[in-house]
Context: one part of a larger RNA
RNA sequence: CUGGGUUUAAAGGGAGCGUAGGCGGUUUUAUAAGUCAGUGGUGAAAGCCUUCAGCUUAACUGAAGAAUUGCCAUUGAAACUGUAGGACUCGAGUAUGGUUGAGGUCACUGGAAUAUAACAUGUAGCGGUGAAAUGCUUAGAUAUGUUAUAGAACACCAAUUGCGAAGGCAGGUGACUAAGCCAUAACUGACGCUGAGGCUCGAAAGCGUGGGGAGCAAACAGGAUUAGAUACCCUGGUAGUCCACGCCCUAAACGUUGAAUACUCGGUCUUGGCGAUAUACAGUCAGGGCCCAAGCGAAAGCGUUAAGUAUUCCACCUGGGAAGUACGUUCGCAAGAAUGAAACUC
Numbered sequence: 001c002u003g004g005g006u007u008u009a010a011a012g013g014g015a016g017c018g019u020a021g022g023c024g025g026u027u028u029u030a031u032a033a034g035u036c037a038g039u040g041g042u043g044a045a046a047g048c049c050u051u052c053a054g055c056u057u058a059a060c061u062g063a064a065g066a067a068u069u070g071c072c073a074u075u076g077a078a079a080c081u082g083u084a085g086g087a088c089u090c091g092a093g094u095a096u097g098g099u100u101g102a103g104g105u106c107a108c109u110g111g112a113a114u115a116u117a118a119c120a121u122g123u124a125g126c127g128g129u130g131a132a133a134u135g136c137u138u139a140g141a142u143a144u145g146u147u148a149u150a151g152a153a154c155a156c157c158a159a160u161u162g163c164g165a166a167g168g169c170a171g172g173u174g175a176c177u178a179a180g181c182c183a184u185a186a187c188u189g190a191c192g193c194u195g196a197g198g199c200u201c202g203a204a205a206g207c208g209u210g211g212g213g214a215g216c217a218a219a220c221a222g223g224a225u226u227a228g229a230u231a232c233c234c235u236g237g238u239a240g241u242c243c244a245c246g247c248c249c250u251a252a253a254c255g256u257u258g259a260a261u262a263c264u265c266g267g268u269c270u271u272g273g274c275g276a277u278a279u280a281c282a283g284u285c286a287g288g289g290c291c292c293a294a295g296c297g298a299a300a301g302c303g304u305u306a307a308g309u310a311u312u313c314c315a316c317c318u319g320g321g322a323a324g325u326a327c328g329u330u331c332g333c334a335a336g337a338a339u340g341a342a343a344c345u346c
Stems, first nucleotide, its partner, number of pairs: 004317003007300002012314001014201004021194003025088007033081002035077008049065006091191001092188003095184006103177007110154001114150008125136002162169002206247006215241002220236004258313006266291009295302002319346003328339004
């Protein structure tokens, strides 16, 4: 290379947008680049292959043919691909009218709880645990009440719910903004799919500058436990967690399942539309779940939300360890990230 694979055995990029490239709906005309057919030239000889012949045979040698799958020229064919032009509407998009949601950004705002402070009531304990102790407390704690301040998170609703490309998103209100779905079939007329590089987004932790700091809590300190206890349990507690701006760019970033299109039995529940007089029943489109036919699968299982049947494009895999290491390079303030071997060994 061919071939085989990627839910769980090695293997789907964290996600999107999109450049080059690859691939691409129905119909018609032209063309003839690809494609197909014929003819001519060339494709040295030897060798290989086939059939004969010569040495007594063979090796060897000679003759003829075939092959040389290619290239060039030329004549034709026009289904398919391409190219150029025309037409179309079912793909895609637009418009109009509805509708849905924790989609996003910013601002304002609410109550419960917690902590702290002040005052009041009140007196000896509180707290914590398996049991304790450290800790707090007669300088009046804990408890109860009133008032004030602060920060963070939003009980119930709440769901097998919903939205978002993924990460993710939940008190309420407003402003701005993005998207999906449905109906109509009015408009454009293939404008599409995928996407190496590239760009953008990307939980938590971490980093920089400035704020903020109630609760929680790495580190740290103490008390226990224990043979020990650098832990699990308890009392404290700093970064951090929160906000603004700028970095970092990784996760079991998981459905461990790339994106798109078409096709292939049913049952049941559910979200949002539509249609109908209608809360019922049934239907239809788009989502979210469960169970299954065919089929697939090593099995577990998947099964119209495919891991089935096919097509297109991208990414990735090729025994375990060494190793996601070394070296080099790029990026980063750093931490580190990305790319990514080999010797050796089994």
This is a predicted structure of a 346-nucleotide part of an RNA (small-subunit ribosomal RNA, central domain) from a Sphingobacteriales bacterium.
Model confidence (mean pLDDT): 86 of 100.
The organism belongs to Sphingobacteriales, within Bacteria.
It matches the Rfam family "Bacterial small subunit ribosomal RNA".